[in-house]
């Protein structure tokens, strides 16, 4: 990148499974994709919070911080957000 050729991937949603969640896997399904191929601590960005109550907040009990709730937090995720790496075909 051409209404070329050969092929590829598969959003939402549905079913089954895993997970606390984000999300992932398999089957169905196609919104789209010229890298929708690969790479997720050691580029940016985004998502997400179970456990521990370890940290911050709240503050029950007249004896110092119970329980619960809220927040932050990754050694959890996402490349179909950017990025990095690699690659098939090809006319004018």
């Nucleotide at each position: 990148g051409a209404c070329a050729a050969u092929g590829g991937c598969a959003a939402a949603c549905c079913u089954g499974g895993c997970g606390a969640a984000a999300g992932c896997c398999a089957g169905g399904g196609a919104c789209g994709c010229a890298a929708a191929g690969c790479u997720a601590u050691a580029g940016g960005g985004g998502c997400g919070u179970a456990a521990c109550c370890g940290c911050g907040g709240u503050g029950u009990u007249u004896u110092u911080g119970a329980a619960g709730c809220c927040g932050a937090a990754a050694a959890g995720c996402c490349a179909g957000c950017c990025a990095g790496c690699u690659a098939c075909c090809g006319a004018a």